This is a predicted structure of a 73-nucleotide RNA (transfer RNA) from a Candidatus Portnoyibacteriota bacterium. The coordinates come from a structure-prediction model, not an experiment, and the mean pLDDT is 81. The RNAcentral record of the sequence draws on ENA.
[in-house]
RNA sequence: GCGCCCAUAGCUCAGUGGAUAGAGCGCAAGUUUGCGGUACUUGAGGCCGUAGGUUCGACUCCUACUGGGCGCG
Numbered sequence: 001g002c003g004c005c006c007a008u009a010g011c012u013c014a015g016u017g018g019a020u021a022g023a024g025c026g027c028a029a030g031u032u033u034g035c036g037g038u039a040c041u042u043g044a045g046g047c048c049g050u051a052g053g054u055u056c057g058a059c060u061c062c063u064a065c066u067g068g069g070c071g072c073g
Stems, first nucleotide, its partner, number of pairs: 001072007010025004018056001027043005049065005
């Protein structure tokens, strides 16, 4: 330098263009317990890497950029 893949909650990840974006773990509160843990219930936490474009409508499609990974030279 070229090509490919990835970027969504604190972490690991779902989400095939359509209603208010979800799960597990973690965190907080409650129930339970002598206390803790386990178990159960409830809750908080995101505007989806950034900027444009297409579309009635974009996490989803297109382009550029940023960051990370892999391969080739």